Record summary:
This is a predicted structure of a 73-nucleotide RNA (transfer RNA) from a Planctomycetota bacterium.
[in-house]
RNA sequence: GGGCCUGUAGCUCAUUUGGAAGAGCGCCUCGUUCGCAUCGAGGAGGCAGUGGGUUCGACUCCCAUCAGGUCCA
Numbered sequence: 001g002g003g004c005c006u007g008u009a010g011c012u013c014a015u016u017u018g019g020a021a022g023a024g025c026g027c028c029u030c031g032u033u034c035g036c037a038u039c040g041a042g043g044a045g046g047c048a049g050u051g052g053g054u055u056c057g058a059c060u061c062c063c064a065u066c067a068g069g070u071c072c073a
Stems, first nucleotide, its partner, number of pairs: 001072007010025004019056001027043005049065005
């Protein structure tokens, strides 16, 4: 220098022929307990690496760019 893969909630990951975001763990509150844990109920939290484009509409398609991984030189 070039090819490929990945980037979504604090963490690990879903979301597939574009209709607009969810799970587990974690966190908070309540119940249960003498108290803690377990268990049950409820809740907060992300606009999807960044910036553009296409579209009525984009995590999803296109372009550029950043970071990590991997392969080639």